A computed fold for a 91-nucleotide RNA from Palleronia marisminoris, annotated as Glycine riboswitch aptamer. NCBI's taxonomy places the organism under Bacteria, Pseudomonadati, Alphaproteobacteria, Roseobacteraceae, Palleronia. The model forms 91% of the base pairs in the Rfam consensus. The sequence is in RNAcentral, with records from Rfam and Ribocentre. The prediction has a mean pLDDT of 75.

RNA sequence: CCGCUGCGCGAUGGGAGAAUCCGGCCACAUGCCGGUGCCGAAGGAGCAAACGCCCCGUUAAACUCUCAGGCAAAGGGACCUCGCGCGUCAA
Numbered sequence: 001c002c003g004c005u006g007c008g009c010g011a012u013g014g015g016a017g018a019a020u021c022c023g024g025c026c027a028c029a030u031g032c033c034g035g036u037g038c039c040g041a042a043g044g045a046g047c048a049a050a051c052g053c054c055c056c057g058u059u060a061a062a063c064u065c066u067c068a069g070g071c072a073a074a075g076g077g078a079c080c081u082c083g084c085g086c087g088u089c090a091a
């Protein structure tokens, strides 16, 4: 220097799903309260194989749950791409 991998930052980059539902308050509203239905890709929770000190414990996801969040637009958005910085490992 290049490569692998992790983290952070930036982008006028990409980025799905599901009621602009019902009732009440009200300044008649995109707000607040309550109800029903629905969605999974912030966050959170659960476990198969495997392993271990094996009646037990550790442990993954885009799987499962739907606590939280969300169901016009906007915003948010896992993840991906690009750029920069820092670090790890190997040659």
Base pairs, nucleotide, nucleotide: 003089005087006086007085008084009083010082011081013080014079019036021035022034023033024032025031037071038070039069043067044065045064046063050058051057052056